A computed fold for a 350-nucleotide part of an RNA from a metagenome, annotated as small-subunit ribosomal RNA, central domain. The full RNA is in RNAcentral, with records from SILVA.
Context: one part of a larger RNA
């Protein structure tokens, strides 16, 4: 456990797909399941409520009597929900014709850089700090200058700018492919939302197996700093980061703000696309539809803030919370090669 409730006080699952379930647009029939009426029937006895009666009174006891949600028949009602059956087109979709985008896959190129080899030129220091030294360098170091090598990430353009359902995507070109978005018309005809189980996708970092390693840099080792430095700062440096498969499935997976729908001042910047005005034209300036921001009224909040991208005003459906601690542990289950995930208590204690 009625109930309040989840931006930050405990509480929105990380995302979506989507089964069952819930819930659903508009007309007209019909049915009458639910609903609402009316009769009838059951509805033990005690008890509870009234009348009345016995114990000296009360409790208690004994007699009629009413009530009794709800339930069974039965006749009715038909405005809402449900079922049938017809049809609508505004809610969903489909077809066309556009332009946007770091949407996602798979190959291929490109330059800067960083280190690493070769060779020139060149000589005594380079590095590195707060100052040093660990370090490298006369077997020529750093510096420069030409050649090569390989591997990672893509300056500028870049923007509270784009795209994705979330995680998240940014040299270039090519193929393959998802969504959205505007427009003008045709078509389908409610095909919708929502979503327990399930399924799939999902940074980091780990893991497995085979490559690959240029930077960086956990662990490690040395210098330094300190009373000490198992750190912060230096020099080094291995998984690791990369690629190819397969796992793991978590995260301040955050708008800490589930999803759909309507509804309820404005002004203001921006991306797409579209009308209308002007113009040679690109602008300008009116104006519709979609995103993405500030700013603000009603409103609404503890307060902060939110505020047509609500935290307002309402409805549908799912998930959560219910004192702090022990605890997101134990224990059992389930998944995982591990790591460990996911389900989830209690004693006690304040």
């Nucleotide at each position: 456990u009625u109930g309040g409730g989840c931006g930050u006080a405990a509480a929105g699952c990380g995302c979506a797909u989507g089964u069952a379930g819930g819930c659903g647009g508009c007309u007209u029939g019909u049915u009458a399941a639910g609903u609402c009426g009316g009769a009838u029937g059951a509805a033990a006895a005690a008890g509870c409520c009234c009348c009345g009666g016995g114990c000296u009174c009360a409790a208690c006891c004994c007699g009629g009597g009413a009530a009794g949600u709800g339930c069974g028949u039965u006749c009715g009602a038909u405005a809402c929900u449900g079922g049938c059956a017809a049809g609508c087109u505004u809610g969903a979709g489909u077809a066309c014709g556009g332009g946007a985008g770091a949407g996602g896959g798979u190959a291929g190129c490109g330059g800067a850089a960083u280190u690493c080899c070769c060779g020139g030129u060149g000589u005594a220091g380079a590095g590195g700090u707060g100052a040093a030294a660990u370090u490298c360098g006369u077997a020529g170091a750093u510096a420069u200058c030409g050649g090569g090598a390989g591997g990672a990430a893509c300056a500028c353009c870049a923007g509270u700018g784009g795209c994705g359902a979330a995680g998240g995507c940014g040299g270039c070109u090519a193929c393959c492919u998802g969504g959205a978005c505007c427009g003008a018309u045709a078509c389908u005809g409610a095909c919708g939302c929502u979503g327990a189980g399930a399924u799939g996708c999902g940074a980091a970092a780990g893991c497995g197996u085979g490559g690959g390693g240029a930077g960086c840099a956990a662990a490690c080792a040395g210098g330094a700093u300190u009373a000490g430095a198992u750190a912060c700062c230096c020099u080094g440096g291995u998984a690791g980061u990369c690629c190819a498969c397969g796992c793991c499935g978590u995260a301040a997976a955050c708008g800490a703000u589930g999803a759909g729908u309507g509804c309820u001042a404005g002004g203001u910047g921006u991306c797409g696309c579209g009308g209308g005005u002007a113009u040679u034209g690109a602008c300008c300036c009116c104006u519709g539809c979609g995103g993405u921001g500030c700013c603000g009224u009603a409103g609404u909040u503890a307060a902060c803030g939110c505020a047509u991208u609500a935290a307002g005003c309402a409805c549908u459906c799912c998930g959560c919370c219910u004192g702090g601690g022990g605890a997101g542990u134990a224990c059992g289950g389930c998944c995982g090669c591990a790591a460990g995930g996911c389900u989830a208590a209690a004693a006690c204690u304040c």
The prediction has a mean pLDDT of 88.